Predicted 3D model of a 162-nucleotide RNA (glmS glucosamine-6-phosphate activated ribozyme aptamer) from a Coriobacteriaceae bacterium. Its mean pLDDT, the model's own confidence on a scale to 100, is 79. It matches the Rfam family "glmS glucosamine-6-phosphate activated ribozyme aptamer". The family's RNA type in Rfam is riboswitch. About the family: This entry contains a glucosamine-6-phosphate activated ribozyme that is found in the mRNA for GlmS. GlmS is an enzyme that uses fructose-6-phosphate and glutamine to generate glucosamine-6-phosphate. The ribozyme catalyses self cleavage of the glmS mRNA that is thought to regulate GlmS activity. NCBI's taxonomy places the organism under Bacteria, Bacillati, Actinomycetota, Coriobacteriales, Coriobacteriaceae. The sequence was found by an Rfam model in a public genome assembly.

RNA sequence: CGGUUCCAUCAAGCGCCGGGACUGCGGGAUGUCGCAGUCGACGAGGCGAGGGCUGAUCGAGUCAUUCGGCGGAUGGCCCUCCGGCCCCUAGCACCGGGGUCGUGACGGUGUCGACAAAUCCCGUGGGCGACCGCGGGGACAGAACGGCACCGGAUCGGUGAU
Numbered sequence: 001c002g003g004u005u006c007c008a009u010c011a012a013g014c015g016c017c018g019g020g021a022c023u024g025c026g027g028g029a030u031g032u033c034g035c036a037g038u039c040g041a042c043g044a045g046g047c048g049a050g051g052g053c054u055g056a057u058c059g060a061g062u063c064a065u066u067c068g069g070c071g072g073a074u075g076g077c078c079c080u081c082c083g084g085c086c087c088c089u090a091g092c093a094c095c096g097g098g099g100u101c102g103u104g105a106c107g108g109u110g111u112c113g114a115c116a117a118a119u120c121c122c123g124u125g126g127g128c129g130a131c132c133g134c135g136g137g138g139a140c141a142g143a144a145c146g147g148c149a150c151c152g153g154a155u156c157g158g159u160g161a162u
Stems, first nucleotide, its partner, number of pairs: 014071004019067001020039008042059003048081007082102007092160004106152008120137007
């Protein structure tokens, strides 16, 4: 470095729940109590390393428990380091400085483009039930992203060869 076997982990729109809603059983006096359960967000997108603060993007669906809460978190801002690009600079290399971003490595505006799952339909498995899965079919977003256009992107360098 590679291979095999076993175990653990595989969670980041993620996990959990004493509120709440709902189910089953039992007691009682049908509004209650006890016990045992169920539900508690549909996907898209999202991480250079460390620290601090804050407490997190986008739409889909539902006329509504996707209620309410806790924890976490790839969000946002600032600092340091690393890295890309741009400027200082006619072009190149390095050093230094500045700006901006995060490996798909400038920002803003406009416009165009592409992209999902649940819901829905057809089946099917488990549970007394609330409910929990699985397979197939078809459809529909926005943001990030990509194309194009326009606007903005400040200031000061050094060395070397040309």